This is a predicted structure of a 154-nucleotide RNA (c-di-AMP riboswitch aptamer (ydaO/yuaA leader)) from Antrihabitans stalagmiti. Its mean pLDDT, the model's own confidence on a scale to 100, is 77. Rfam family: c-di-AMP riboswitch aptamer (ydaO/yuaA leader). Rfam's curators write: This family represents a conserved RNA structure found upstream of the ydaO and yuaA genes in Bacillus subtilis and related genes in other bacteria. The sequence is in RNAcentral, with records from Rfam. NCBI's taxonomy places the organism under Bacteria, Bacillati, Actinomycetota, Actinomycetes, Antrihabitans.
[in-house]
Formats: sequence, C1' cells, structure tokens
RNA sequence: CGACGGUCACCGCCUAAUCGAAGUCCGUGGACUUCGAGCCGGGGAACCAUGUUCUCUGGGGUGAAUCUCCCUGUACCGCUUGCGGUUUGGGAGUAGGGCUGCCCUUCCAGGCCCGAACCCGUCAGCUAACUCGGUCGGCGGACCGAUGGAAGAA
Repeated sequence: CGACGGUCACCGCCUAAUCGAAGUCCGUGGACUUCGAGCCGGGGAACCAUGUUCUCUGGGGUGAAUCUCCCUGUACCGCUUGCGGUUUGGGAGUAGGGCUGCCCUUCCAGGCCCGAACCCGUCAGCUAACUCGGUCGGCGGACCGAUGGAAGAA
C1' cells in the first nucleotide's frame, strides 16, 4: 500500500414496540425492574346491522400475509357413483404490504422484496361511559456506499 473476513461507535430498515424518571447490577457504557408519557391492541350500551350455531370442517383475534389454478402423497366425509369438501409437500399467480438514505414529508417512474406465523378455547358484530393488556423480536451498512424526477415544509 492492497485484498479478504469479522466487529465497536455510528448510520439505516421492518414492526405499536419509542422517550423520560427512580432503583439494582456490571465490563462505565450498557442490561434489568418499577412508574409515567407516547404509540398499539382486546373486551364492552343505545341506535344500526346480522342471521348464526346446534355432525362434518364451530366461531373469533393479532398481522399486509388473502384468494385462484396446477402437480403430488395419504386418506377421510357427503351423496345424485361421479362430483363436492377436508388434508401433506411443491410450483405459478394474486388481494394486499415494504424498501429504494441530500434534514423531513408527499407524489411519480423504474428496480428489488414480502404475501408468514401465532393466539383464544365453544365465546365476543358495531359500540359512549367503563375496563383489560402490549411496548417484543428480526435485519442491512459500517469510509463511502445509497436509481432518478417533481412538489411542499423547514
């Protein structure tokens, strides 16, 4: 001097998941507990709305995460014996959602992604008063990188 990998501060993204105070612990800059603020979610009248459940496959909630088709495996249920429904894995789409960093917001174009998972337990429409909870977790960059255009605010 260069390359590769990791990583602290730091910068940024998804999400409601942030901020402040007091206390405790420790590696002195953080972690945890409590309280508060902010943000988020559930239950809950009248009016309105709705039919729902009682067997199969009950019903409901958080969330963008719904729906359609094709292939495949094991079967089950119903009956009009050939259809319908449920179910494993995979694929292609899709309602819908996110990012695209000049300090903030919005719009447009193009590009890149997600389109899950979990919970209640036979029970809940909306819903003022009232009431009960949550404030997790997961990623990327990290010495120069970030696609552009327009408007506004500051």